[in-house]
RNA sequence: GCUAGCGGCAGGCCUAAUACAUGCAAGUCGAACGAGAUUUAUCAGCAAUGGUAAUGACAGUGGCGGACGGGAGCGUAACGCGUAUGCAACCUACCUUUCAGUGGGGGAUAGCCUGAAGAAAUUCAGAUUAAUACCGCACAAGACUAAGAACUGGCAUCAGUUAUUGGUUAAAGAUUUAUCGCUGAAAGAUGGGCAUGCGUGACAUUAGCUAGUUGGUGAGGUAACUGCUCACCAAGGCAACGAUGUCUAGCUGGUCUGAGAGGAUGAUCAGCCACACUGGGACUGAGACACGGCCCAGACUCCUACGGGAGGCAGCAGUAGGGAAUAUUGGACAAUGGACGCAAGUCUGAUCCAGCCAUGCCGCGUGAAGGAAGACGGCUCUAGUAGUUGUAAACUUCUUUUAGCAGGGAAUAAACCCCGGGUAUAUCCCGGGCUGAAGGUACCUGCAGAAUAAGCACCGGCUAACUCCGUGCCAGCAGCCGCGGUAAUACGGAGGGUGCAAGCGUUGUCCGGAUUUAUUGGGUUUAAAGGGUGCGUAGGCGGUAUUAUAAGUCAGUGGUGAAAUUUUGCGGCUUAACCGCAAAACUGCCAUAGAUACUGUAGUACUUGAGUCCGUUUGAGGUGGUUGGAAUGCGUAGUGUAGCGGUGAAAUGCAUAGAUAUUACGCAGAACACCUAUUGCGAAGGCAGAUCACUAAGACGGUACUGACGCUGAGGCACGAAAGCGUGGGGAGCGAGCAGGAUUAGAUACCCUGGUAGUCCACGCCGUAAACGAUGGAUACUAGGUGUUCGGCCAAUUGAGGUUGAGUGCCUAAGGGAAACCGAUAAGUAUCCCACCUGGGGAGUACGUUCGCAAGAAUGAAACUCAAAGGAAUUGACGGGGGCCCGCACAAGCGGUGGAGCAUGUGGUUUAAUUCGAUGAUACGCGAGGAACCUUACCUGGGCUAGAAUGCCUCUGACAGGCCAUGAAAGUGGUUUUCCCUUCGGGGCAGAGUGCAAGGUGCUGCAUGGUUGUCGUCAGCUCGUGCCGUGAGGUGUUGGGUUAAGUCCCGCAACGAGCGCAACCCCUAUCCUUAGUUACCAUCAGUUCUGCUGGGGACUCUAAGGAGACUGCCUACGCAAGUAGUGAGGAGGGUGGGGACGACGUCAAAUCAUCAUGGCCCUUACGCCCAGGGCUACACACGUGCUACAAUGGACGGUACAACGGGUUGCGACACUGCGAAGUGAAGCUAAUCUCUAAAAGCCGUUCUCAGUUCGGAUCGGAGUCUGCAACUCGACUCCGUGAAGCUGGAAUCGCUAGUAAUCGCGCAUCAGCUACGGCGCGGUGAAUACGUUCCCGGGCCUUGUACACACCGCCCGUCAAGCCAUGGAAGCCGGGGGUACCUAACGUCGGUAGCCUAACCGCAAGGAAGGAGCCGCCUAGGGUAAAACUGGUGACUGGGGCUAAGUCGGAACAAGGUA
Repeated sequence: GCUAGCGGCAGGCCUAAUACAUGCAAGUCGAACGAGAUUUAUCAGCAAUGGUAAUGACAGUGGCGGACGGGAGCGUAACGCGUAUGCAACCUACCUUUCAGUGGGGGAUAGCCUGAAGAAAUUCAGAUUAAUACCGCACAAGACUAAGAACUGGCAUCAGUUAUUGGUUAAAGAUUUAUCGCUGAAAGAUGGGCAUGCGUGACAUUAGCUAGUUGGUGAGGUAACUGCUCACCAAGGCAACGAUGUCUAGCUGGUCUGAGAGGAUGAUCAGCCACACUGGGACUGAGACACGGCCCAGACUCCUACGGGAGGCAGCAGUAGGGAAUAUUGGACAAUGGACGCAAGUCUGAUCCAGCCAUGCCGCGUGAAGGAAGACGGCUCUAGUAGUUGUAAACUUCUUUUAGCAGGGAAUAAACCCCGGGUAUAUCCCGGGCUGAAGGUACCUGCAGAAUAAGCACCGGCUAACUCCGUGCCAGCAGCCGCGGUAAUACGGAGGGUGCAAGCGUUGUCCGGAUUUAUUGGGUUUAAAGGGUGCGUAGGCGGUAUUAUAAGUCAGUGGUGAAAUUUUGCGGCUUAACCGCAAAACUGCCAUAGAUACUGUAGUACUUGAGUCCGUUUGAGGUGGUUGGAAUGCGUAGUGUAGCGGUGAAAUGCAUAGAUAUUACGCAGAACACCUAUUGCGAAGGCAGAUCACUAAGACGGUACUGACGCUGAGGCACGAAAGCGUGGGGAGCGAGCAGGAUUAGAUACCCUGGUAGUCCACGCCGUAAACGAUGGAUACUAGGUGUUCGGCCAAUUGAGGUUGAGUGCCUAAGGGAAACCGAUAAGUAUCCCACCUGGGGAGUACGUUCGCAAGAAUGAAACUCAAAGGAAUUGACGGGGGCCCGCACAAGCGGUGGAGCAUGUGGUUUAAUUCGAUGAUACGCGAGGAACCUUACCUGGGCUAGAAUGCCUCUGACAGGCCAUGAAAGUGGUUUUCCCUUCGGGGCAGAGUGCAAGGUGCUGCAUGGUUGUCGUCAGCUCGUGCCGUGAGGUGUUGGGUUAAGUCCCGCAACGAGCGCAACCCCUAUCCUUAGUUACCAUCAGUUCUGCUGGGGACUCUAAGGAGACUGCCUACGCAAGUAGUGAGGAGGGUGGGGACGACGUCAAAUCAUCAUGGCCCUUACGCCCAGGGCUACACACGUGCUACAAUGGACGGUACAACGGGUUGCGACACUGCGAAGUGAAGCUAAUCUCUAAAAGCCGUUCUCAGUUCGGAUCGGAGUCUGCAACUCGACUCCGUGAAGCUGGAAUCGCUAGUAAUCGCGCAUCAGCUACGGCGCGGUGAAUACGUUCCCGGGCCUUGUACACACCGCCCGUCAAGCCAUGGAAGCCGGGGGUACCUAACGUCGGUAGCCUAACCGCAAGGAAGGAGCCGCCUAGGGUAAAACUGGUGACUGGGGCUAAGUCGGAACAAGGUA
């Protein structure tokens, strides 16, 4: 939040210890006392009134109780609480027991009455009065006290008992005669007080605290001990085992959770404490420093006549307020308990009950059985069936809990008391009587009837449960991961389902899971984490044997561990919850007598740990001195001339005043080549020329000495690279900062030229490093192999060898590890000690503190923010990483493009429309293999609406066509003509009708199929089994060769296999066989001289089949595979050339407009018909081409040689006409027959002569031809005329390795025609070059690095700008709590006290004793002043930090990240 039937048992202001209206919550006793209203009775009286008796109210004196019960948790970190002890240092009313007593007096006072003051609260004065109120006196057992004595006992002080002598101290009455009281003493019980051990929060960024402080002596004080208080004396006491300070908090039994250990918590119930408006104080009392008492101060509220007064719900209800939130201003004392009372009884918001609240726990019900036409309806699905809701409903039978109505109806109650009786005469026993708030309730019985009773959450995974519709990163969901951008099981609704159920969800909190603070039970090479190193204090731990002891330890016994709770058993409510009884448990503490292995303690002994001694030996160990050569620089002198130097290239710089170079001499400072390493030494940092002095250490050997002397080590102390700081020197080279020169978009850098501090020395600071083996120290144990350094021993001529110690390396077994790896120098197996860690960022920052001259170091957070950050390894991808290899990739060449004109496509612009798509490579002469209409999808206008087309069904036999009218046409109207085939079933065609299916080039290629491009014809991509790995995965597929190839060979924990490669297919190059027309014609014949004819089957050719090529042969190399050869042979030689063929996959690549298709959208329109227009626009930009710029050419004439193909709505010979395009006739050909068909470049001649030309042909004018309904927009071609740009093309860029490039023409598809210069084919002529793989691009394999995995077009850093958030500093400002010093000081206790006042006692009296008020003193709540400290809020401005969608500038890191 939604929902709600009943009952039982519990619980119910967690916040404001905030403020409280109103009522109630503590009174009672007449058997302590006086007085006595009222009422009644009676007497007197006419009555008023008076007397007596009873009743005894409201008050008062007095007693007891108001210290219990009830509430709340402020304070308190404490002997407060818990637990266990102690009091030889204490008190205790009422109660119980015992002993003893209770004599005799006195003076007041409330009340009442009278008067007075005041608004009131209240107070004052006078008179008078009682007591169980108060005060003396007597007795004094006992008690207390003083003194000394004896005995007994004890842990010290001491305690107890006995007797003696002094001193002090009691009492109360009432009455019904039964008793109840009173006083003293002793004891008990109960309740308290005090002391002690142990336990009981956080913070060390709180480290020192303390003057009554610690102790003593003596006083005072208390019930009692004590610095509790005071005087004096001493200087102590507490603290790293955490004092002091700050913050937080009532404690416990218990409760929740957990396997436990623990963690969290302290509601209800019970024990203790503390509090009662805030603070202080005492009085009374047995008990209080007192919740419903007093006094004072303060705040607040109320009354007031303004003078003064009253109050305290943290009792029960209740109100306001606060809050997410918590109940009735109820009933009764019937029970239980309490106060008082002899009792009856009174009081009791304790308590018992009721009311409200699903707040919790528990129980019950809302029906049960049958019932399939598997109904209707809903939902879902299908071409159609169907599925589900669902035995659910209807319907039949049955039951009646619960609710309703009616009737009956408890237990809780027995005492006290009264009556009667009994007896041991007792406060005893028996019987009867009285007493119920809850309540006419629980419970029982009856009646009728399925009747009165179901919701909530969820349904992507975790997590049980699925579909449809709507929505479209919107609305929304979400505990985490995440869902939603048009097919959402995640949003909203519905159907269905799942879970729980009178509840269900949500939110919050605690524990668990979390071994994620690890005692049980974790870690520290690289994930967070070993201190930079040593010495050493406290502490922790510690060798062998033995003795004693018994602290730890172990088991026994006793006490305690309240009850409740928990557990088990039994029992009571119909069951359960709940309750009762019993047991167990309470894991603890104390005491006691034992045990003695281990640890401790004390002692004795030992030698192996440790150390000392002797001998030998090692080294860049340290400190100081002396000294050496090379190099560099400088100075001087000589030789010598124009450059030197520097770089990727340069420049700055140096140099004719003579540099650089070279020679000689001299000077200076710093560092020590070779030896020199996987070497050595040192605790680490670190240490290197030689030598001397001083000094430290290690190792080995001997086994002489000591006898556990050891290990570790919080704090502490010392050392501690480089840089830096201070003072003084020194300064050759190098060289931060700085200057200049370059580079660059910039270049505060990288590079260059200079050069200051510094680097060096002495002394003093600093104290940090990736101070690293990223690995703390010590000890012991646990397979090996192989080097090396320093010793010893054996043997040995030297060498080599064996063995034993101490170091220092590498490789490995076991073992460990997340893996990488470690592996006797452990990261293995164990023990001891120290240090450190607990997600990333914020941050090693802030604040505080310590150290430092400073720089800074050490210690070291939080708010906030993220869901990760991180390690190791794997597969990819990538690298301005490496290795190997390939490709017209570069190079070597040839020709182009980019410049011009035109063609064509695209962008852009324009337009009514310029339809749509394709956009790096992989779009752009692409879809389109041919837009004048059509096409056509676009625009304008005119029309149609079951539609323009198609299928099925029915009917008709015409419709169409011709003609007329109208119109731009579509269309509309009229008129005319009146089907075909048939196997007779029907079919074709057309029309009409009707219905079912319309239609859409509208959207989504990111919902899809199919097809296609690209990487790429690159050589790759995988699988099975086995093996390896915790796993991802690897191996195979890597390696050595070889290839065009993952092609093949060899090797191998792999062995095999698949898709790719190759081959198989087609064309082509050679030959053979077969066949011989339309092709061919060598030979023969004829001829018009043309294979024309006969003929031929030879050749060419045609088209079917075959052969051929396989590194097969040779030589060389090679294990082989194979490679090389101007080899042989062959038409062809090493896949002969070309084609088809495209692995797993990549690009959400392209296409919804070829087609198909899910979903969505339009339906008199986004469909359909028609006319016209547009797709052909035109400042411009780009791509692809054509033609050129000319003489290797143009023009003219002559002349030669192809192949592929096409053709009947066609190709069209030939003839004629025309300058020509063409036209007119027309043979032949359905084609090896006829035709298109002329091939062109070429060759042979002539001409042009370098020019904008006889180059070039654009543009424009005119005249035509052809196709076609129709050439205006917008066709092609022809002729005549015109004759533009252009003289070889910037940066850049493309193609091509041989019959290729280049160049020349020919054909075809589409097509009426054609904008074709495009595309697809064909042949003719026919080159150049390739050293080679450094570089550019792309690719393959292996390897390496990676912070990338959307995979480098990646990732990612910092400033600045903007917004938001938290936080530090800050002149200050405002608070809070605590302390200190001083001033003042209420109430009050205590002490003092002249004067004043006073009933009890003394005294004849005066007066005294004693007391009181007042005053004074000490202390003190509160108030004030002052200076500090601590802590919080706020603050102009300021600092950094975090987060945020696409902002700006660069590019620092990740690859050699382009300067590691």
This is a predicted structure of a 1460-nucleotide RNA (small-subunit ribosomal RNA) from a metagenome. The prediction has a mean pLDDT of 83. Rfam family: Bacterial small subunit ribosomal RNA. Its family is annotated with ribosome and structural constituent of ribosome in the Gene Ontology.